Predicted 3D model of a 72-nucleotide RNA (transfer RNA) from a Nanobdellota archaeon.
The RNAcentral record of the sequence draws on ENA.
Its mean pLDDT, the model's own confidence on a scale to 100, is 83.
Its Rfam family is "tRNA". It is annotated as a transfer RNA.
RNA sequence: GCCCUCGUAGCUUAAUGGCAGAGCAGCUGAUUCGUAAUCAGCAGGUUGGGAGUUCAAAUCUCCUCGAGGGCU
Numbered sequence: 001g002c003c004c005u006c007g008u009a010g011c012u013u014a015a016u017g018g019c020a021g022a023g024c025a026g027c028u029g030a031u032u033c034g035u036a037a038u039c040a041g042c043a044g045g046u047u048g049g050g051a052g053u054u055c056a057a058a059u060c061u062c063c064u065c066g067a068g069g070g071c072u
Base pairs, nucleotide, nucleotide: 001071002070003069004068005067006066007065010024011023012022013021018055026042027041028040029039030038048064049063050062051061052060
């Protein structure tokens, strides 16, 4: 230098162009003499960044940043 894969909540991840969800962690409450466990609820996301296509983009296209791999 060229090619491929990946980037979504604090962490691990789901979502075949149509409301961004789950588990763990966090907070509040219930339960307990108390803690853990359990149960109920709450909060937490510019879907790495920018642009484009579209009525509509996490998803498709382009540029760019980062991580990993291959070729030379």